[in-house]
RNA sequence: CUCAUACACUUGGGGGGCCCCGCAACGGGGCUGAGAGGUGCGCGGCACCGACCCAUCGAACCUGAUCCGGCUCAUACCGGCGGAGGGAAGGGUAGAGUGACGCGG
Repeated sequence: CUCAUACACUUGGGGGGCCCCGCAACGGGGCUGAGAGGUGCGCGGCACCGACCCAUCGAACCUGAUCCGGCUCAUACCGGCGGAGGGAAGGGUAGAGUGACGCGG
């Protein structure tokens, strides 16, 4: 100095859906998922916080997309679109490798 390695740290990125009941109150139950949470407000939603996932080796997540086919009550799931276009990183420790310098033979 480097790394298709490991670990933790800091920083940052991201989503929060579907169904049913309903006495109508942001109430209750169920499903999928890593995650469907909490608080506040001027409540078709927004903001903050938490958990979780992801950070260029990037399918976390967004766009196309109110997309196309299968399946489902619906979401989810499977396939396509498609490894298409976007997408958030720094240093530390250990290990490995390479090079330079010094010392000894």